[in-house]
RNA sequence: CCGUGCUAGGUGGGGAGCUAGCGGUGCCCUGUAACCCACAAUCCGCUCCAGUGGGACCGAUCAACAGGCUGAGGCUUGAAAUAGUAGGUUAUGCUCCUGUACAAGUGGUGAUGAAGGCCGGGUCCUGUGCGGCGGAGGGUUACAAACCCCGUCAGGUCCGAGAGGAAGCAGCGGUAAGUAACAUUCUCCGGGUGCCACAGGAGAACCUGACUGGAGCUAACUGUACCGGAAGCGCCUGGUAUUUUAUGUCGAAACUGUGGCACGG
Numbered sequence: 001c002c003g004u005g006c007u008a009g010g011u012g013g014g015g016a017g018c019u020a021g022c023g024g025u026g027c028c029c030u031g032u033a034a035c036c037c038a039c040a041a042u043c044c045g046c047u048c049c050a051g052u053g054g055g056a057c058c059g060a061u062c063a064a065c066a067g068g069c070u071g072a073g074g075c076u077u078g079a080a081a082u083a084g085u086a087g088g089u090u091a092u093g094c095u096c097c098u099g100u101a102c103a104a105g106u107g108g109u110g111a112u113g114a115a116g117g118c119c120g121g122g123u124c125c126u127g128u129g130c131g132g133c134g135g136a137g138g139g140u141u142a143c144a145a146a147c148c149c150c151g152u153c154a155g156g157u158c159c160g161a162g163a164g165g166a167a168g169c170a171g172c173g174g175u176a177a178g179u180a181a182c183a184u185u186c187u188c189c190g191g192g193u194g195c196c197a198c199a200g201g202a203g204a205a206c207c208u209g210a211c212u213g214g215a216g217c218u219a220a221c222u223g224u225a226c227c228g229g230a231a232g233c234g235c236c237u238g239g240u241a242u243u244u245u246a247u248g249u250c251g252a253a254a255c256u257g258u259g260g261c262a263c264g265g
Stems, first nucleotide, its partner, number of pairs: 001265006009058003012030004020047005035055005064258004073250003077246007085238005093233003096229002099226004104222003107218003116212002119209005124201006130194002133190005139182005149174004157166003
């Protein structure tokens, strides 16, 4: 150095979490060489030598040990940045909003005559009147009473010796209570009735006509000033997420070194 066999040992590890503690299943990281079956998070199996039971494979090597400011990644704490969230404050930080005032600009209007002054009228209120609408009454016509309405009363009845007389049903005619229609010449009542008439009143505003006056008026927009208002920023406070960084802690993989026994060649 090679071959054969055996043994130690190995066939993943780590973080958080759970746990008296350890490991596993589950979550996350690393990694490709990390076997198979059963058990298992209201858990499963163990006890500091810390998964249990069964099977298979590798085997002195990538096992095991040591080393290094070699190191993925996780976790604790702190700081910073970004984003977002909740609350508070703030009008005397800024923007914004309502309102009021002004009249610099724009616009509108104005010598076909502004503002102002003055006169009249209307819109408003009251009264009277007229018309109209609605209702009621009156009016005209028609119908309408077995009897207790009127007139005439056939038949019949009554009185009378007779001549004559009396009451009176039906029918007919008329009329009352009542029913219906007609039309508006009349009367009364009412009103969210009317480009109505007259008179009186009110009078801030609006509209309108005339006179005077002789150049402004308006406040829609911009602008200025002020009162007020928490809608948005800003400010303060407390959480959340992500990233970076510092400290601490755990720590996979990789690298370097060491690396058993027996037999034979």

Model confidence (mean pLDDT): 77 of 100. A computed fold for a 265-nucleotide RNA from an Actinomycetota bacterium, annotated as Bacterial large signal recognition particle RNA. It was read from a public genome assembly, where an Rfam model found it. The model forms 92% of the base pairs in the Rfam consensus. Rfam family: Bacterial large signal recognition particle RNA. Rfam classes the family as a non-coding RNA gene. Rfam describes the family as follows. The signal recognition particle (SRP) is a universally conserved ribonucleoprotein involved in the co-translational targeting of proteins to membranes.